Context: one part of a larger RNA
RNA sequence: CGCAGGAAAAUUGAGAGGAGCUAUUCCUAGUACGAGAGGAUCGGAAUGGACAUACCUAUGGUGUAUCUGUUGUCACGCCAGUGGCAGUGCAGAGUAGCUACGUAUGGAAUGGAUAACCGCUGAAAGCAUCUAAGCGGGAAGCCAACUUCAAGAUGAGUUUUCCCAUUUUUUAAAAAGUAAGUUCCCAGAAAGACUAUCUGGUUGAUAGGUUAGAGGUGGAAGCAUGGUGACAUGUUGAGCUGACUAAUACUAAUAGAACGAGG
Numbered sequence: 001c002g003c004a005g006g007a008a009a010a011u012u013g014a015g016a017g018g019a020g021c022u023a024u025u026c027c028u029a030g031u032a033c034g035a036g037a038g039g040a041u042c043g044g045a046a047u048g049g050a051c052a053u054a055c056c057u058a059u060g061g062u063g064u065a066u067c068u069g070u071u072g073u074c075a076c077g078c079c080a081g082u083g084g085c086a087g088u089g090c091a092g093a094g095u096a097g098c099u100a101c102g103u104a105u106g107g108a109a110u111g112g113a114u115a116a117c118c119g120c121u122g123a124a125a126g127c128a129u130c131u132a133a134g135c136g137g138g139a140a141g142c143c144a145a146c147u148u149c150a151a152g153a154u155g156a157g158u159u160u161u162c163c164c165a166u167u168u169u170u171u172a173a174a175a176a177g178u179a180a181g182u183u184c185c186c187a188g189a190a191a192g193a194c195u196a197u198c199u200g201g202u203u204g205a206u207a208g209g210u211u212a213g214a215g216g217u218g219g220a221a222g223c224a225u226g227g228u229g230a231c232a233u234g235u236u237g238a239g240c241u242g243a244c245u246a247a248u249a250c251u252a253a254u255a256g257a258a259c260g261a262g263g
Stems, first nucleotide, its partner, number of pairs: 001152001005163007015149004021049007033038001051106005059100004066093005071086006110144003117137004166176004181259004185201005206252003209248005215241003222235005
């Protein structure tokens, strides 16, 4: 821009893509078969490999500043307590998120038309013949079925709901202000390079803060007691705590502007 009014939702599926794998073991059964050695078709079950998709409850990884320990040095006047720098100084753990080596699921079943092939009936050709007329069976393959996208499918589909018939030049048409609605703008994240998408904008829990909790770390400082002291114990599962879960308008989403129908 189109989809012959303007919007907001929900859909149909023309068409296109993806997937389609396979092993071992057990039962049937040491049965059929075979002198024996050996050893099934058909049918049923279990466990795997590789591949694919989704996810983070559990198992792990990461987790650059969440907690703790600790070395050197500098600073806060000193002690104590802290902070800076040294690859995050180094080391031990670790929430959310992201992840696999982890968890869950999948390939199927079924139907239709068939290939090679196997048949029924059956003439040409008194016989025979699956074929010439006619009718069946038959594959991991084909078409559906499973799954994803999909009406720019210009063949532009369908359904539901909302908005109404203003003003000006007036003959078609054009312009203006509006309706439903949308955007700008702003707070943001389940989204993200930007955009887009999504959640909200005071009739509000959108982000921050605060409070409470979860999870993490692992026993704060100060004081007291014991010890010559390093230190230990008690107060104390303490103190601190990024992303997690709630509650709460304390702070910021103010105020507003633009676009947008008359067939």
Molecule: large-subunit ribosomal RNA, domain VI
Organism: Mollicutes bacterium